[in-house]
RNA sequence: AAAUAGCAAACCUGUCGAAAGGCGGGGACGCAAAGCCAUGGGUCCACCAUCCCGUUUUGGGAUCAGGAUCGCCAGGUUACCGAA
Numbered sequence: 001a002a003a004u005a006g007c008a009a010a011c012c013u014g015u016c017g018a019a020a021g022g023c024g025g026g027g028a029c030g031c032a033a034a035g036c037c038a039u040g041g042g043u044c045c046a047c048c049a050u051c052c053c054g055u056u057u058u059g060g061g062a063u064c065a066g067g068a069u070c071g072c073c074a075g076g077u078u079a080c081c082g083a084a
Stems, first nucleotide, its partner, number of pairs: 006031002011026006029071001035077003039074003042069004049063005
């Protein structure tokens, strides 16, 4: 280089979850690690907790334990085909 295989965004749907989001089915925007690991940064959610405001129906806001994302980036780790 070529070829074969692979994954699957949005959206629809079932289900779990407080939510972000996960999982199954349909579906393809893309992906050469869009395989795996939340270690660092980012982003998102935040039932609970703390504080503030309002109210006496119980509501709203801020922060956050914690959660999510590897299809945000870095790092780690494993790997298919294959010319030179």

A computed fold for an 84-nucleotide RNA from a soil metagenome, annotated as c-di-GMP-I riboswitch aptamer. It matches the Rfam family "c-di-GMP-I riboswitch aptamer". Rfam links the family to the GO term cyclic-di-GMP binding. About the family: GEMM was predicted in a large-scale screen for bacterial structured RNA regulatory elements. The coordinates come from a structure-prediction model, not an experiment, and the mean pLDDT is 85.